[in-house]
C1' cells in the first nucleotide's frame, strides 16, 4: 500500500439491512430484608452506544470522514 471485521455501563453481551417503547440481559458495585456473623436467596439502585459531520420530523442503527483493535493481501 490494497480488501475486510469490529468498537454500546466497571466487564461480558443483546440490539445494528425493520431507523421510533424510558438502549436490555448477566456479572460486578452501592443500600435494604433475611443471618449470631458471612455466604446463599429476594428487593431497590448504579453506570454505556469510539470521535466528528451529513440525511431525517426522529440515527447505538444509514451515509461520508477520522481514531483504535484484529485478520487477510502486497
Nucleotide at each position: 500500500g490494497g480488501g475486510g471485521g469490529c468498537g454500546u455501563c466497571g466487564u461480558c453481551u443483546a440490539g445494528c439491512u425493520u431507523g421510533g417503547c424510558u438502549a436490555g440481559g448477566a456479572c460486578g458495585c452501592g443500600g435494604g430484608c433475611u443471618u449470631u456473623g458471612g455466604g446463599a436467596g429476594c428487593c431497590c439502585g448504579u453506570a454505556a452506544c469510539c470521535u466528528g459531520g451529513g440525511u431525517u420530523c426522529a440515527a447505538a442503527u444509514c451515509c461520508c470522514a477520522g481514531c483504535g483493535c484484529c485478520c487477510c493481501c502486497a

Model confidence (mean pLDDT): 80 of 100. A computed fold for a 74-nucleotide RNA from a Candidatus Aenigmatarchaeota archaeon, annotated as transfer RNA. Its Rfam family is "tRNA". About the family: Transfer RNA (tRNA) molecules are approximately 80 nucleotides in length. The sequence is in RNAcentral, with records from ENA.